Two RNAs folded together computationally: RNase P RNA and transfer RNA, 497 nucleotides in total. It holds a member of the Rfam family "Bacterial RNase P class A". Rfam classes the family as a ribozyme. Its family is annotated with dimeric ribonuclease P complex, tRNA processing and ribonuclease P activity in the Gene Ontology. About the family: Ribonuclease P (RNase P) is a ubiquitous endoribonuclease, found in archaea, bacteria and eukarya as well as chloroplasts and mitochondria. Its mean pLDDT, the model's own confidence on a scale to 100, is 78.
RNA sequence: GGAGUCGGCCAGGCGGCCGCGCUCGUCAGCCCGGGCUCCGGUCCGGGUCGGCGGGUGAGGAAAGUCCGGACUCCGCAGGGCAGGGUGCUGGGUAACGCCCAGGCGUGGUGACACGUGGCAAGCGCAACAGAGAGCAGACCGCCCACGCUGUCGAUCCGCACCGGUGCGCGUCGCCGGGGCGGGGAGGCGUGGGUAAGGGUGAAACGGUGAGGUAAGAGCUCACCGGCACCUCGGGUGAUCGAGGUGGCCAGGCAUGCCCCACCCGGAGCAAGGCCGAGCAGGGACGGGACGGCCCGUCCACAUCGUCCCAGGUGGGCCGCACGAGGCGUCGGGUGACCGGCGUCCCAGAGAGAUGGUCGCCACCUGUCGCACGGGUAACCAGCGACAGGGACAGGAUCCGGCUUAUCGGUUGGCUCCUCCC
RNA sequence: GCCGACGUGGCGCAACUGGUAGCGCACUCGACUUGUAAUCGAGCGGUUCGGGGUUCAAGUCCCCGCGUCGGCUCCA
Repeated sequence: GGAGUCGGCCAGGCGGCCGCGCUCGUCAGCCCGGGCUCCGGUCCGGGUCGGCGGGUGAGGAAAGUCCGGACUCCGCAGGGCAGGGUGCUGGGUAACGCCCAGGCGUGGUGACACGUGGCAAGCGCAACAGAGAGCAGACCGCCCACGCUGUCGAUCCGCACCGGUGCGCGUCGCCGGGGCGGGGAGGCGUGGGUAAGGGUGAAACGGUGAGGUAAGAGCUCACCGGCACCUCGGGUGAUCGAGGUGGCCAGGCAUGCCCCACCCGGAGCAAGGCCGAGCAGGGACGGGACGGCCCGUCCACAUCGUCCCAGGUGGGCCGCACGAGGCGUCGGGUGACCGGCGUCCCAGAGAGAUGGUCGCCACCUGUCGCACGGGUAACCAGCGACAGGGACAGGAUCCGGCUUAUCGGUUGGCUCCUCCC
Repeated sequence: GCCGACGUGGCGCAACUGGUAGCGCACUCGACUUGUAAUCGAGCGGUUCGGGGUUCAAGUCCCCGCGUCGGCUCCA
């Protein structure tokens, strides 16, 4: 210098003018309540509208609502079955399907990325093709036995002829028949054996060599690969290393049922609580809390509960903004993270507020010019002018994650290649 | 805001326990008819909402996204 890989951070800045939500202060008007009163008023509290002034006001994803919690109600949130979820190991955490570290496998020269319980527990599935598809399978091939046939020339190949049949109607294909020529030892059938070879498939039951056999085959042996078990050693563990034994069987799919281990009660802030206003009750069923079931516990025996129809309301306050909180620093830990100390207060609505415009500066892209720095050159870098651009996107109970969208900018670690010292 | 369901030709729907996607209407052409409709025959039309994964194989199973639809106030 080039190529690559894994992260972190930012999400333009300043000012002028106009505008929005919440909140505090102040002033004026109106309304309500109370006290005093010489009945003219005056003081205090609250509400509402307006003026002025101060403070404050979205994100890295506020999004999707995919997970996990907090909180609230279901009287308690108990046990079992059913159901659901997660899935290598260890750790972090309030918890998680998240994060960190590690093991093994695959890909890459590498940094690194991706995957990951169990189909040698059971059941199930695999279209088409193929002889055979799950304790495999004999279509061709190879081998054995028996029978028939063949040097008195078979099976096979070529030539024309006859008959039948099919359509694509041809100097065509198929089947059968006898004839002529070539060639020279097998051919056919039945019953077995055989998984070496051919062929099919996504997948066909280790590889190489030797022995062995009628032909073959882990049938046997040697080496290699893979697996299971045992012993010893390292590690908390996943697992790794060494030695031994067995044996060639054990294929794929558990994001199929399932097995094993661990976790999970249900509903959701329109949860739920308080106040105010207003109306009209009627019916069905039944023990209920309890939502799939059983047990246990508790409350009841109709002034109770659930559902349906009808009716009223659609107002206010709380929940609701101090939190698993932010920032800084020190310490522990490989790390996720944890602890101590200091400091800060930071949106909260009606389901609706954070904007618009102008100027300057900074950034990116393009064109033109200047100057001449690097380079043989193309070009790169510098300065200036003009034009264009600035994304994705908006809180609604809160928090931790994941995922998805995003013009761009900036920064750090590491790897590979080339050159120079 | 908080929950839940669905997405297959132009439209309405199928597809069992993964096995290579069909039915009806519509559309096009032909026949019948003087002509139209009806009827009969033939045909066209799908990347199963988009992307990724598991598998030999995905409409179907798993994950992410997009779109559509539905429910939920309080007092008696």